Background:
RNAcentral holds the sequence, with entries from MGnify. This is a predicted structure of a 166-nucleotide RNA (Lysine riboswitch aptamer) from a chicken gut metagenome. Its mean pLDDT, the model's own confidence on a scale to 100, is 78. It matches the Rfam family "Lysine riboswitch aptamer". From the family's description: Riboswitches are metabolite binding domains within certain messenger RNAs that serve as precision sensors for their corresponding targets.
RNA sequence: AGGUAGAGGUCGCGUGGUUGAUGAGUAAUCUGUUGGAUAUGAAUCGGCAUAGGAGAAGACAGAUGAAAGGCGAAACGCCGAAGACAGAGCCAGCCGUUAAGGUUUUUGUCUGGGCAUAUGGUGAAGAAUCAUAUGACUGUCAUCUGAAAUAGAUGGAGGGCUACUU
Numbered sequence: 001a002g003g004u005a006g007a008g009g010u011c012g013c014g015u016g017g018u019u020g021a022u023g024a025g026u027a028a029u030c031u032g033u034u035g036g037a038u039a040u041g042a043a044u045c046g047g048c049a050u051a052g053g054a055g056a057a058g059a060c061a062g063a064u065g066a067a068a069g070g071c072g073a074a075a076c077g078c079c080g081a082a083g084a085c086a087g088a089g090c091c092a093g094c095c096g097u098u099a100a101g102g103u104u105u106u107u108g109u110c111u112g113g114g115c116a117u118a119u120g121g122u123g124a125a126g127a128a129u130c131a132u133a134u135g136a137c138u139g140u141c142a143u144c145u146g147a148a149a150u151a152g153a154u155g156g157a158g159g160g161c162u163a164c165u166u
Stems, first nucleotide, its partner, number of pairs: 001166006009079001012078004018073003028064007038051004045096003082111008090102002112138002115135008140156006
């Protein structure tokens, strides 16, 4: 230098959607009353199409009444597991435009790990998650102290650490 196998944690990380709750008596549909000219087709704008004084949008009442994302448990796959930011490519609902956005591929940078608090973002949410900062905890390595105990102090990062092997 290469290869193989492992450890951190019982709140390690993720996947899909088996199951449960939440979402929610919400959206939506129908009926009635009111209202009185716009509404829908995936931001906006323009076009096109459809519906509309045989009553649009909206509001109120009643009846019926979901789903997705996210979450818990189980199962499975794993230990840069994974996440975030930026760039490029792709997609983007009738057509075009441009922006937000989404998913996927790739390049680069950062983060050892989870927890608590504060701020901000996403979210229906006092759930959860992401980013930053602070705090202690925890695993690992190096140095120092110590007779020793991983006992203490300081510092570093996963391209690391441990074991075996060529």